About this RNA:
A computed fold for a 523-nucleotide part of an RNA from an uncultured bacterium, annotated as small-subunit ribosomal RNA, 5' domain.

Context: one part of a larger RNA
């Protein structure tokens, strides 16, 4: 001198855009943060129609128990159907994205470049082929129980685009012989022939007519694995290793591979830093530097790791799964003592810790994501809004005239010098203010949280807006008092013991300004 997620004093008018738990990955009250689909399926309930029993004060509702009111235009029963209807159930698709965190990691964890002749890939896209038959349950419902509650036994039944069985079925997998082309290679591809194995589903409409399902090829996307090179400090860590190094067989995986497991061999790493110990998420960036280069990894965007500690698989195209499940711990909450619930490192928010860091806000109007054919429903992603000078940027706190150089302070050699065009007066403006009135883009066919916002416009009146620090020398700015190694300052050098431009005041000056110092941390 420059930087900062800052903070701390001292003051603080406005807008904009950024930005805001760095500490205890510390506990966590309440809300709300993942749904959807009825164009997959049975039901229950409304409601309306249609049939058809049945009834004359029948039914239902209000009521002050009188009564009012509905009602043969059919209440109410029963059976049927009908719907842009509700709802839990069962399917189905999505909760593996989006959103937070930095605990762990010194790793192929990440950055950058290669390779997979060792891989998978729902939803998309294009193109080939099919979708034929049959069957048993179960969830809801209804019933009997049990349990205080979570929850949970029996028993009857009932659908499916749930589930299962047979068929057909290949350029899909496969097995066996032959052929052809290329590869560095284990092999790769392309063909012939014969054989084996493997598959499905319906819904809906004509008020507008789609929507799907089942194999297989390619294609996107979007993940897996392996490699080479980079990636902190310690040696006052020097030896380290037993699935360890390698073979061969087997299992296992999408897949290669000591990934596991049996054998057999003894090998494999390491002063070019093994091993251990320490600290740490890595990067694009970002600060700073004239550059090398050093520091850093908050916002933004890529990876990755984690969801109370620890372990585990399940389902799935994908997961070892934040707001799923099962075990084991800690800790909390209920309890009827027998058992049960829970997981803010999602949005707000409390508690604690800390110098330190917001609002239990609106909207789903936009953009984007799920479900749906759509209507449209869900979205604390996401747009706004609110607080905070935390931070950069704009703007303003008035302009122009105005010497009797006014009062008055303050210094004075007492003449007079300065504060000073400064006041003040006169003459102006009207940016922000503040009342009135119009009022958007952003989204248009329509639909706007913001927001009656920004933005216009008409009036109004200099009114409502300056502080901070500093003035020895570095360093820019100087005197009086006052005090007397006291009481203090202080970044370094130093100041202060009676004339202190270094302490305290005051007046004048200087710096910068809605900030100004201080403190900390990098350069």
């Nucleotide at each position: 001198g420059g930087a900062c997620g800052a903070a701390c004093g001292c003051u603080g008018g406005c807008g904009g855009c950024g930005u805001g738990c760095c500490u205890a990955a510390c506990a966590c009250a309440u809300g709300c943060a993942a749904g959807u689909c009825g164009a997959g399926c049975g039901a229950a309930g409304c409601a309306c129609c249609u049939a058809u029993g049945a009834c004359a004060g029948a039914u239902u509702c209000c009521u002050u128990u009188g009564g009012g009111a509905u009602g043969a235009c059919g209440a109410c029963g029963u059976a049927g159907g009908u719907g842009a209807c509700u709802u839990a159930g069962c399917g189905g698709c999505g909760g593996a994205c989006g959103g937070g965190u930095g605990a762990g990691u010194a790793a192929c964890g990440c950055g950058u470049g290669a390779g997979g002749a060792a891989c998978c890939u729902a939803c998309c896209u294009u193109c080939c082929a099919c979708a034929a038959g049959g069957g048993g349950a179960u969830a809801g419902c209804c019933u009997c129980g049990g349990g205080a509650a979570a929850c949970u036994g029996g028993g009857a039944u009932u659908a499916a685009u749930a589930c299962c069985c047979u068929a057909u079925g290949a350029c899909a997998c496969u097995u066996a012989a032959g052929g052809g082309u290329c590869g560095c290679a284990u092999g790769a591809c392309c063909u012939u022939u014969a054989g084996g194995u493997u598959a499905a589903a319906g819904c809906g409409a004509u008020u507008u007519a789609g929507c799907g399902g089942u194999g297989g090829a390619a294609g996107a996307u979007g993940g897996c694995c392996u490699c080479g090179c980079g990636u902190c400090c310690c040696a006052u860590u020097a030896g380290c290793u037993a699935g360890u190094u390698g073979g061969u067989g087997a299992g296992g995986u999408a897949a290669c591979g000591g990934c596991u497991c049996a054998c057999c061999a003894a090998g494999g790493c390491g002063a070019c830093g093994a091993u251990g110990g320490g600290u740490a998420g890595c990067c694009g960036g970002c600060c700073u530097g004239a550059g090398a280069g050093g520091g850093u990894g908050a916002c933004c965007g890529g990876c990755c790791a984690c969801a109370c500690u620890g372990g585990g698989a399940c389902u799935g195209a994908g997961a070892c799964a934040c707001g799923g499940c099962c075990c084991a711990g800690a800790c909390u909450c209920c309890u009827a003592c027998g058992g049960g619930a829970g997981g803010c490192a999602g949005c707000a928010g409390u508690g604690g810790g800390g110098a330190a860091u917001a609002u239990u806000g609106c909207a789903c109007a936009a953009u984007g994501g799920g479900c749906g054919g759509a209507a449209g429903c869900c979205u604390g992603a996401u747009g706004c809004a609110c607080c905070g000078a935390c931070g950069c940027c704009g703007c303003g706190u008035g302009a122009g005239c105005g010497a009797u150089g006014a009062a008055g302070g303050c210094c004075u050699u007492c003449g007079g010098g300065u504060c000073g065009u400064a006041u003040a007066g006169c003459u102006c403006u009207g940016u922000c203010c503040u009342a009135u009135g119009g009022g958007a883009c952003g989204a248009u066919a329509a639909u706007g949280a913001c927001g009656g916002u920004a933005c216009c416009a008409u009036a109004g009146g200099a009114g409502g807006a300056a502080g901070c620090c500093c003035c020895g020398g570095c360093u820019a700015a100087c005197u009086a008092c006052c005090u007397g190694c006291c009481a203090g300052c202080a970044g370094c050098c130093g100041c202060g013991g009676u004339a202190a431009u270094a302490c305290g005041u005051a007046g004048g000056g200087g710096g910068c300004g809605a900030g100004c110092g201080u403190u900390g941390u990098c350069c």